[in-house]
RNA sequence: ACCGAUAAGGGCAAACUGUCCGUGAGGGCAGGACGCAAAGCCAUGGAUCCACGCAUGUACGGGGACUGCCAGGCUGCCGAAG
Repeated sequence: ACCGAUAAGGGCAAACUGUCCGUGAGGGCAGGACGCAAAGCCAUGGAUCCACGCAUGUACGGGGACUGCCAGGCUGCCGAAG
């Protein structure tokens, strides 16, 4: 360095519930833990999703959501075995 323990100390938090925001996808906070070694950060490419538009497209147009879908970029704790 690769790699990733039934290791140590910590961290995050799916579904669901409450509440608030948003036309919506979805988001904030609180509760809650299915999971996660980048489940830390970035919408850069693809996928998916949303409302809108009209020229209605075997999937267009511009806009938006999602990084816990897959890639890519930046950063990072610990150290058994190999």